[in-house]
RNA sequence: AAUUCGCCCUUAGAGUUUGAUCCUGGCUCAGGACGAACGCUGGCGGCGUGCCUAACACAUGCAAGUCGAACGGGGGUAUUUAUUUCGGUGAAUACCUUAGUGGCGAACGGGUGAGUAACGCGUGAGCAACCUGUCCUUAAGAGGGGGAUAACAUCUGGAAACAGAUGCUAAUACCGCAUGAGACCACAUUGUCGCAUGGCAGAGGGGUCAAAGGAGCAAUCCGCUUAAGGAGGGGCUCGCGUCCCAUUAGAUAGUUGGUGAGGUAAGAGCUCACCAAGUCAGCGAUGGGUAGCCGAGCUGAGAGGCUGAUCGGCCACACUGGAACUGAGACACGGUCCAGACUCCUACGGGAGGCAGCAGUGGGGAAUAUUGGGCAAUGGGGGGAACCCUGACCCAGCAACGCCGCGUGAGGGAAGAAGGCCUUCGGGUUGUAAACCUCUGUCAUUAGGGAAGAAGAAAGUGACGGUACCUAAUGAGGAAGCCCCGGCUAACUACGUGCCAGCAGCCGCGGUAAUACGUAGGGGGCGAGCGUUGUCCGGAAUUACUGGGCGUAAAGGGUGCGCAGGCGGCUAUUUAAGUUGGAUGUGAAAUACCCGGGCUUAACCUGGGGGGUGCAUUCAAAACUGGGUAGCUAGAGUGCAGGAGAGGGAGGCGGAAUUUCUGGUGUAGCGGUGAAAUGCGUAGAUAUCAGAAGGAACAUCAAUGGCGAAGGCAGCUACCUGGGCCAAUACUGACGCUGAGGCGCGAAAGCAUGGGGAGCAAACAGGAUUAGAUACCCUGGUAGUCCAUGCUAUAAACGAUGACAACUUGUUGAUGGGGGCACUGGCCUUCGUUGACGGAGCUAACGCGUUAAGUUGUCCGCCUGGGGAGUACGGUCGCAAGGCUGAAACUCAAAGGAAUUGACGGGGACCCGCACAAGCGGUGGAGCAUGUGGUUUAAUUCGAUGCAACGCGAAGAACCUUACCUGGUCUUGACAUCUGCAGAACUUUCCAGAGAUGGAUUGGUGCCUUCGGGAACUGCAAGACAGGUGCUGCAUGGCUGUCGUCAGCUCGUGUCGUGAGAUGUUCGGUUAAGUCCGGCAACGAGCGCAACCCUUGUCCUUAUUUGCCAGCACGUAAUGGUGGGAACUCUAAGGAGACUGCCGGUGAUAAACCGGAGGAAGGUAGGGACGACGUCAAGUCAUCAUGGCCCUUAUGACCAAGGCUACACACGUGCUACAAUGGUCGGUACAAUGGGUUGCCAAACCGCGAGGUGGAGCUAAUCUCAUAAAACCGAUCCCAGUCCGGAUUGUAGUCUGCAACUCGACUACAUGAAGUCGGAAUCGCUAGUAAUCGUGGAUCAGAAUGCCACGGUGAAUACGUUCCCGGGUCUUGCACACACCGCCCGUCA
Repeated sequence: AAUUCGCCCUUAGAGUUUGAUCCUGGCUCAGGACGAACGCUGGCGGCGUGCCUAACACAUGCAAGUCGAACGGGGGUAUUUAUUUCGGUGAAUACCUUAGUGGCGAACGGGUGAGUAACGCGUGAGCAACCUGUCCUUAAGAGGGGGAUAACAUCUGGAAACAGAUGCUAAUACCGCAUGAGACCACAUUGUCGCAUGGCAGAGGGGUCAAAGGAGCAAUCCGCUUAAGGAGGGGCUCGCGUCCCAUUAGAUAGUUGGUGAGGUAAGAGCUCACCAAGUCAGCGAUGGGUAGCCGAGCUGAGAGGCUGAUCGGCCACACUGGAACUGAGACACGGUCCAGACUCCUACGGGAGGCAGCAGUGGGGAAUAUUGGGCAAUGGGGGGAACCCUGACCCAGCAACGCCGCGUGAGGGAAGAAGGCCUUCGGGUUGUAAACCUCUGUCAUUAGGGAAGAAGAAAGUGACGGUACCUAAUGAGGAAGCCCCGGCUAACUACGUGCCAGCAGCCGCGGUAAUACGUAGGGGGCGAGCGUUGUCCGGAAUUACUGGGCGUAAAGGGUGCGCAGGCGGCUAUUUAAGUUGGAUGUGAAAUACCCGGGCUUAACCUGGGGGGUGCAUUCAAAACUGGGUAGCUAGAGUGCAGGAGAGGGAGGCGGAAUUUCUGGUGUAGCGGUGAAAUGCGUAGAUAUCAGAAGGAACAUCAAUGGCGAAGGCAGCUACCUGGGCCAAUACUGACGCUGAGGCGCGAAAGCAUGGGGAGCAAACAGGAUUAGAUACCCUGGUAGUCCAUGCUAUAAACGAUGACAACUUGUUGAUGGGGGCACUGGCCUUCGUUGACGGAGCUAACGCGUUAAGUUGUCCGCCUGGGGAGUACGGUCGCAAGGCUGAAACUCAAAGGAAUUGACGGGGACCCGCACAAGCGGUGGAGCAUGUGGUUUAAUUCGAUGCAACGCGAAGAACCUUACCUGGUCUUGACAUCUGCAGAACUUUCCAGAGAUGGAUUGGUGCCUUCGGGAACUGCAAGACAGGUGCUGCAUGGCUGUCGUCAGCUCGUGUCGUGAGAUGUUCGGUUAAGUCCGGCAACGAGCGCAACCCUUGUCCUUAUUUGCCAGCACGUAAUGGUGGGAACUCUAAGGAGACUGCCGGUGAUAAACCGGAGGAAGGUAGGGACGACGUCAAGUCAUCAUGGCCCUUAUGACCAAGGCUACACACGUGCUACAAUGGUCGGUACAAUGGGUUGCCAAACCGCGAGGUGGAGCUAAUCUCAUAAAACCGAUCCCAGUCCGGAUUGUAGUCUGCAACUCGACUACAUGAAGUCGGAAUCGCUAGUAAUCGUGGAUCAGAAUGCCACGGUGAAUACGUUCCCGGGUCUUGCACACACCGCCCGUCA
């Protein structure tokens, strides 16, 4: 110090369902690990690890031998000796060797995990039911004999393996006899012990049973036999623990037990004979699947979960299956026998073999090493020993397979180099990084030295290995990659690509500006590794013991009774099973933890310690639970009184109604619907009256009521019967609660048999509706509905809420009973039942709230993402229909609950708008004008496309414009800036050409100056660059349209809600208005509304010309013509005026509304400008600006001609008409706004006219355009394709313009089309408006029926808000949120 009650320490989340929110819930990620594999890369060392697949097959070598001190023989060498024919042969001795007999070993060690769900393993016990070679201790003994046999020799068979016959021989080989301390057996017996069988010890006589030698001179040593004990090893038995499936529910005949026998080392149905009928099983038998088990390993905060490589323990196996032999030990990996498969040899007769030993080979596979060295160490076998054997083992080799350590350099070094990348072009970054300077030498390299590992002492012995280590030397020299950079998740830019190529763990990126693909630069992470894949645990409280749920998210069984099981009131006593504490044994070692030690450190190795939740034994305690005993009455039940009720069963009776039948009256329809038709009816219906039949259901009472376990139950009456309630009391004495299986009940529909059948009514028929209508509606109509009996067993069988019990603030109803007081009605109280609202508390919220979804207890049922699917298969029930039980493959990243804000609704309420209605006039039909679509074309340039494109961009295309097409030309360019050179600029004329352009030519030498030159302009040259109406309005700015001049849109603070959000802004009034008032958990504020601005309408003041002229004067044929005037009109400056201010009424006394007075004007006086937050990726890159992309002798620029003007057709917007409220002709009146010097143009004259000539006046209240027209007064036409209408066409002209052919306007004459008021449909307008009439202007050389303005004449109608359209507010529903042009289902492709 580990440990321990406790303290301390330890426990992390994120992305993804939605417009947003909270919850439920799944999917995914971040962590750790691996006997791994794959991809890229790879310097060194140490320590480990390395066929997870085919227990597939195996060539070759090795892996178990040893002992001559057990034995006989053989061989060899040496010495001695004998003999010799000198070649040898024999003997003895010593040493070496060894086939055989014999002994021990081979049952260990080594491998593998096929089998096994088992006493196989783990743990703890037991054997009084057992064995044990070698080893240790003790005691005793070893006397004397016998017969064989291998080797060997000879012979025989066989290809071989091998076998056989005859003969010889030894032993520690084998066999009798003797001895018996002792062991065993049976008999009778004593003592003692034990839970039973029984054990132990002793004495008695009886029976059976032993032995071997070897070495040595010897001492002695090694052996042999018997017995007892020990140690270690083994065998057997038992308690507990040990995976999944019940879609495996019954299994079992040696099965269960007994008696006897056999068998074993030993108990036992282990085996057998007989007897009995048992035994196991819902606490999961039997069957099926899978699997060696454990110490431990990984993970985890833990509890757990997963795993069972290496190391250690046990088991099983050895080609597959079976069997025994030998032995102390095996039913034996490198033994035997049999069978089988396979391989090999063969002379075909027959034989041989077993790598799951170490290497190695083939095969399988994503994948796993050397046919290495050594017995030096550790250990094993044999031997007396020397020693031999040992692929056990120790080492080395291969592999980044894992863990650990080290290195690839260190310090200085800014001109912040070059290069790369980015850039806003300034710079930034890579980056002190490099270069360069100064150092160091770890590793690697070379050389020199050089271990420990080796022993009690002396000697000897090292595979590793000349290794570790030490020293010296050289030189920064030899040594960095991999993944990632959208979020999770640390790290960003450029280019390429363009829903392609590709990425992706989840969400998701990519359709031309991709931080998400690919590349590059930069950055981040780890580092000799880094990523990917696979698997396990974690996160996952997502199986919840610790630690979840079931009203609506998945989930309460349809309901009751009840066996087993689980749980259970009060008191006393006892017991000690549970429980608690102590002690003892065990819980192997290794691992893990703590304190140390050794390798330079670490990994690794190692000493000691502590722990080990468990099991067993024992002692103790007795509160609680359990068991026993004795009591109690509060739970439960029984008896006696009362009373409510559609509770149930089975009889009888009743009236109303429908229908049918009979008869009467009566006549043409009835019936039915949104409207009709089918149907019924002149053969008499419907209607009506009378009578009869039959079936079913029971109006009113009636309810928010009552009863029942649920389903469910309704006319009246009597009978049988269940349950609940209440009151008072007596009794029993825990008799209780729940309830898997099981057994009852169980709406409707359906099925079976037999009845019944009025009405209703699936199917069916017909009629309608409809695009269709196998529907909704109508006319009919069969099963069925009803009864009896038997099945079925399901429902949104719902309170979507299991049963029982206890506890916890209230208010107010209904209903059944009781008590008290008062008494005509009432009040108080108690028990039970049934509602509403609400407190605490709970809940994701909604909500629940003493009838809990609150707080607790007991028991049961059920859930674990969506779909597939309540499906398939199996089982079971059913006559069938079908019910119950109930998966998987595959697929998705969600599915879902509650609430929020919007949008939406053929939902509701309120309100508004020329929205409808009421009116007036149009469009749609005709002709023409104009725009668009389409078509055509060389081109018909481009854009705008529902409202909100289409007389729009275009306030004006003959050329130009012009962007298009054809042709001809130019290339620093038609235009801008910079540089250089030359020249003033500019201009005249001629030639070619369609012109652009090209060539030639004339005149002209300017301005400033410090005399150097400069400025403007022109030409030439080179390059930077210009240029683009090319693309993207879905990259943009700006501008614009639209909802909509609709009344809305928001914020701060506060409050409410877990939150999104709400409140304010809702509500009651009122308004054109979120306008104002009142109220209110809101109080204030902002953008909008309104007002402020312009204009029109009245008045006043001032001013008085070009305008005006009342009064005064002059003058004219006449005229403000003139003097003059400043009153009036007008003009244009400034003021006044209108505010619901005043009166009355209504209203809350408010806001306001209604009416009135006054006033030029009255409730916003009329009109204009003014357009909140936002929506439509609305429109515009062709007004302009602009990012990116694209073109650069062209997609730029110039020129000529053409086109934008085409024309079977369709649409929009307009003009003119169709006529008499009119046309034509003649006459007579009255405006306003505007324009004008490149202009408006008068008088006069000419022309039928367009117009021409002319030239006065006017830079305009002066002159001019400029006659206003409708109107009015007359005339004429007389209802017709016309005296309407004017298209079209012909001819002749005018004007503008360089030019009217394509392609202008106008004039005159002639021509005289369609059209007689317009189908479906549709547009505008509420008062000086609609309608109608003319006038002016912009653009413009010319060219309006368009556009923008101006005035003249001048209506009708609005009951009203049901409906259509659009909008606003509140509310409701929602599966929509790209928001109903939504979402979504089915079929087909």

The RNA shown here (small-subunit ribosomal RNA) has 1389 nucleotides and comes from an uncultured bacterium. The sequence is in RNAcentral, with records from ENA. Its Rfam family is "Bacterial small subunit ribosomal RNA".